[in-house]
RNA sequence: GGGCGUAUAGCUCAGCUGGUAGAGCUCCGGUCUUACAAACCGGCGGUCGGCGGUUCAAGUCCGUCUGCGCCCA
Numbered sequence: 001g002g003g004c005g006u007a008u009a010g011c012u013c014a015g016c017u018g019g020u021a022g023a024g025c026u027c028c029g030g031u032c033u034u035a036c037a038a039a040c041c042g043g044c045g046g047u048c049g050g051c052g053g054u055u056c057a058a059g060u061c062c063g064u065c066u067g068c069g070c071c072c073a
Stems, first nucleotide, its partner, number of pairs: 001072007010025004019056001027043005049065005
């Protein structure tokens, strides 16, 4: 330099054929316990990497940039 993949909650990841963003873990509160843990119940937390485009509508489609991974040279 070229090609491919990937970027969504603090972490690991879902999100179909474009239609109002979810799970598990963590964290916080409660029940339980002498107490802790476990278990159970509830809750907090996201401008979906940046910019632009298409569309009535974009996490999803298109372009570009950036980070990361793999391959080729």
Annotation:
Transfer RNA from an Actinomycetes bacterium, 73 nucleotides, folded computationally. NCBI's taxonomy places the organism under Bacteria, Bacillati, Actinomycetota, Actinomycetes. It matches the Rfam family "tRNA". Rfam classes the family as a transfer RNA. Model confidence (mean pLDDT): 81 of 100. The sequence is in RNAcentral, with records from ENA.